[in-house]
RNA sequence: GGCAACGUAGCUCAGCUGGUUAGAGCACAGCAUUCAUAAUGCUGGGGUCGGUGGUUCGAACCCACCCGUUGCUA
Numbered sequence: 001g002g003c004a005a006c007g008u009a010g011c012u013c014a015g016c017u018g019g020u021u022a023g024a025g026c027a028c029a030g031c032a033u034u035c036a037u038a039a040u041g042c043u044g045g046g047g048u049c050g051g052u053g054g055u056u057c058g059a060a061c062c063c064a065c066c067c068g069u070u071g072c073u074a
Base pairs, nucleotide, nucleotide: 001073002072003071004070005069006068007067010026011025012024013023019057028044029043030042031041032040050066051065052064053063054062
């Protein structure tokens, strides 16, 4: 340099190949429980879905370019 896959919460991931409010587990904070801790239960915070444009009535999802990670290859 060429090709391919991936990028969504602090971490690991889902999102049924465009449709009403973007979610789960762990982690974190508060409360309950306990002499106390852990465990358990309840509640809560946290995302402009890698970036910029485009298509569409409507985009995490489709298209183009850019950035980053990984693999293959000369």